[in-house]
């Protein structure tokens, strides 16, 4: 210098003017049960993100349900640790990929059942071609053996080599891989060594088996205050009139007061929290402890904006400078956290790898 790998971070800045929302002070006016509340100004302060997104996991919080146990259903899935918890994170193991930095994957297919399109003879017990042997009638046909070769397929009966055989084959042997057992090491997943068995596919996001976890709904949760009008219950007054075809009884219709429920609306929940920063201690790390410091949006149809100037970045014109013109992503809180995933113009930093050149 080039090509990469793994992480961390930024996501324009300053100022003027005009606006919006919340909090605090203050002035004014109105109401008041004198505690305050509201109107209109003014001053000061706060005001989106790394993902606020998808709503995919896990929690806090709230309400409902709940005697205990089991089944069913759902979820997770190498091991150990971290955490409030997790499908997250850290460390490790095994397998696979890459020259490498590094990356990807993860229980059981040797308990049983099912399925494996097309092609192919055969997808789990099978011989199409070929090879070998025998019979027969030359070609050919029939029977048997054979998974070494060809062909089909995503996948074809552990791999390579030698021996062996009529031809072949774990049939036998060596090495490699695998099952089971033993010994040692490791908390463990596993590793190493030895013995042993000649060892026949895939699929569990198919049923299933094993281990562990597991009530439901969600801030439109939920709690409180609460009109006007209509309606419900009770009481008082009037005892007059009207209606229920007529008479008696009964009921309904009136005015006032009281009671409780719901609706509109309002308040709380609501932002001080498993929070953030610095230092230090323990731990390989994730993380945890201690000390000191900080307060960092709370709207409710939804504020966080618009515009101008200068600067910074990038692009184009220009030989160049000056100058002129242009561009700036993904996206926006709605109860709150911890994660994951996805989107993103442009830029910065750190560590490492491979190759080239120079000294």
């Nucleotide at each position: 210098c080039a090509a990469g790998u793994a992480a961390a971070c930024c996501g324009g800045g300053u100022g003027g003017c005009c606006g919006c929302u919340c909090c605090g002070g203050u002035a004014u006016c109105g109401c008041u049960g004198c505690g305050g509340c509201g109107u209109u100004g003014u001053c000061g302060g706060g005001g989106a993100g790394g993902a606020a997104a998808g709503u995919c996991c896990g929690a806090g919080c709230u309400c409902c349900a709940c005697c205990g146990g089991g089944c069913a259903g759902g979820g997770u899935g190498c091991u150990g640790g971290g955490u409030a918890a997790c499908a997250c994170c850290c460390a490790g193991g095994a397998g696979g990929g890459g020259u490498g930095a590094c990356c990807c994957u993860c229980g059981g297919a040797a308990a049983g059942u099912g399925c494996c399109a097309c092609a192919g003879a055969a997808a789990c017990a099978u011989a199409c071609c070929g090879c070998c042997c025998g019979c027969u009638u030359c070609a050919g046909g029939c029977g048997g053996g054979u998974a070494a070769g060809g062909g089909u397929g995503a996948a074809a009966u552990g791999g390579u080599g030698a021996g062996g055989u009529a031809a072949g084959a774990g049939c036998u042997c060596a090495c490699c891989g695998c099952u089971u057992c033993c010994g040692c090491c490791g908390u463990g997943a596993g590793g190493c060594g030895g013995a042993u068995g000649g060892c026949g596919g895939g699929u569990a996001a198919a049923c299933c088996c094993c281990a562990c976890c597991u009530g439901g709904a969600g801030c439109a949760a939920g709690a409180c205050c609460g009109a006007a009008u209509a309606g419900g219950g009770g009481g008082a007054c009037a005892a007059a009139a009207g209606g229920c075809g007529c008479c008696c009884g009964g009921c309904c219709u009136g005015u006032c007061c009281c009671c409780g429920g719901g609706u509109a609306g309002g308040u709380c929940g609501c932002u001080u929290g498993a929070c953030c920063c610095u230092u230090u201690c323990g731990g390989u790390a994730a993380c945890g402890g201690a000390a000191g410091g900080g307060c960092u949006a709370g709207a409710u149809a939804g504020a966080u904006g618009g515009u101008c100037a200068c600067c910074a970045u990038c692009c184009g014109c220009u030989u160049a400078a000056c100058g002129c013109g242009g561009a700036g992503a993904c996206a926006g809180a709605a109860c709150u956290c911890g994660g994951c995933u996805u989107a993103c113009a442009g830029g910065u930093u750190u560590a490492c790898u491979u190759g080239g050149c120079c000294g």